[in-house]
Molecule: transfer RNA
Organism: Deltaproteobacteria bacterium
RNA sequence: GCGGGUAUGGCCGAUUGGCAAGGCAUCUGGCUUCCACCCAGAACAUGCGGGUUCGAUUCCCGCUGCUCGCU
Numbered sequence: 001g002c003g004g005g006u007a008u009g010g011c012c013g014a015u016u017g018g019c020a021a022g023g024c025a026u027c028u029g030g031c032u033u034c035c036a037c038c039c040a041g042a043a044c045a046u047g048c049g050g051g052u053u054c055g056a057u058u059c060c061c062g063c064u065g066c067u068c069g070c071u
Base pairs, nucleotide, nucleotide: 001070002069003068004067005066006065007064010024011023012022018054026042027041028040029039030038047063048062049061050060051059
């Protein structure tokens, strides 16, 4: 330099155009003499900029980061 893949909470990880699952962690309450376990609840997310569409995490283009291959 060229090409491919990928980007979703603090972390991991689903979501093939119609209100964004789940697990771990965190916080609150319950349980317990206390802690832990367990139970209930809460908060937390689609990398950035455009385009298509009635509607985009999803499709298209560009950028950026990461990653794989070629040179």